[in-house]
Molecule: SAM riboswitch aptamer (S box leader)
Organism: Rhodothermales bacterium
């Protein structure tokens, strides 16, 4: 680097190094930062994606009269965290493309609508796990 498949409103911070910038790209917008940004480092912690254990339920195998063994898959529920990773300001900081809604309120407008508003979806993007 590409391809599938989940998942992204919750949840977790101190120190040292370093010295001005970050919140992926790009545009508006917010916002955070010399009460020290990025980055690296050490410690601490969130979380439970692989992973372990236990319960079921389906599936499938042996035995087969009821019924009983069992491995393996999946999928529910519960729990643990030793191991692989991740992550630790703001919903993925919002908005950017199609859609529905609703028009109460505020802004344009003569209306109709537009914008601002709430939902859904695309598309990037992240982080797992499988593969290539």
């Nucleotide at each position: 680097u590409g391809c599938u498949c989940a998942u992204c409103a919750a949840g977790a911070a101190g120190g040292g190094u370093g010295g001005a910038g970050g919140g992926u790209g790009c545009a508006g917008g917010c916002c955070c930062u010399g009460c020290g940004a990025a980055a690296c480092c050490c410690u601490g912690g969130c979380a439970a994606c692989c992973u372990c254990u236990g319960a079921g339920u389906c599936u499938g195998u042996c035995u087969c009269c009821c019924g009983g063994a069992u491995g393996u898959g999946a999928c529910u529920c519960a729990g643990a965290a030793a191991g692989g990773u991740g992550c630790c300001a703001a919903c993925u900081c919002c908005u950017g493309c199609c859609u529905c809604g609703a028009u109460a309120c505020g802004c344009c407008g003569a209306a109709a609508g537009g914008c601002g508003c709430g939902g859904g979806g695309a598309u990037a993007g992240a982080u797992g796990a499988g593969c290539g």